[in-house]
RNA sequence: AGUAAGGAUAGAGGUGCAGAAACCAUUAGUACUUUUGUGGAGGAGAAUGGGCUCCAAGGAAGCAAAAGGAAAGGGGAAUUUGCCGAAGUGGAAGGAGACUCAUUCUCCUAAAGCUGGUUCUGAUAUUGAAGAAAUGCAGGACUGUCAUAUAGGAAACUAUAUGGAGGGCUAUUCUUUUG
Numbered sequence: 001a002g003u004a005a006g007g008a009u010a011g012a013g014g015u016g017c018a019g020a021a022a023c024c025a026u027u028a029g030u031a032c033u034u035u036u037g038u039g040g041a042g043g044a045g046a047a048u049g050g051g052c053u054c055c056a057a058g059g060a061a062g063c064a065a066a067a068g069g070a071a072a073g074g075g076g077a078a079u080u081u082g083c084c085g086a087a088g089u090g091g092a093a094g095g096a097g098a099c100u101c102a103u104u105c106u107c108c109u110a111a112a113g114c115u116g117g118u119u120c121u122g123a124u125a126u127u128g129a130a131g132a133a134a135u136g137c138a139g140g141a142c143u144g145u146c147a148u149a150u151a152g153g154a155a156a157c158u159a160u161a162u163g164g165a166g167g168g169c170u171a172u173u174c175u176u177u178u179g
Base pairs, nucleotide, nucleotide: 001178004176005175006174007173008172009171010170011169014084016083017082018081019080020079023076024075032068033067034066035065036064037063038062042055043054044053045052046104047103048102049101050100051099087115088114089113093109094108095107096106097105116143117142118141119140120139121138122137124136125135126134127133145164146163147162148161149160150159151158152157
């Protein structure tokens, strides 16, 4: 000088990402409890089947009426905290739970892989009480970044088009390397 490689620090994208407690609406006059009537042999312990235990003709389940009456998850606007693979998805492998066994199911930790970000549409799939919301998939729009090409410009850079991905990009700096 700034070729190539590696490290450290600090940043940018913007309706930016996520967490927390309180509040609000919804869930819902639902679940559940008690009483009365009806009913007339089953019912409960996450689902199914077996076992075991408990309740039940001193009246089970169900149905109806009356009185009382939630919660979790998800959501909303603000506050606050941490941040820019913020985070989301995914689920190998392992563990725990429910009386017990089998098959499921639920919860916790969670590798590989995928996604630059935001947003709209699709009653498309899953979850969900839900045409709320979230996530996935597909198709658009906008936007940031880098590269390439074209045009303008002395240059920095600007505009358009195409393409890639965050293990990226920008700035500073250190080490090695190249001239």
This is a predicted structure of a 179-nucleotide RNA (Lysine riboswitch aptamer) from Salirhabdus euzebyi. The sequence was found by an Rfam model in a public genome assembly. Its mean pLDDT, the model's own confidence on a scale to 100, is 81. Lineage of the source: Bacteria > Bacilli > Caryophanales > Bacillaceae > Salirhabdus.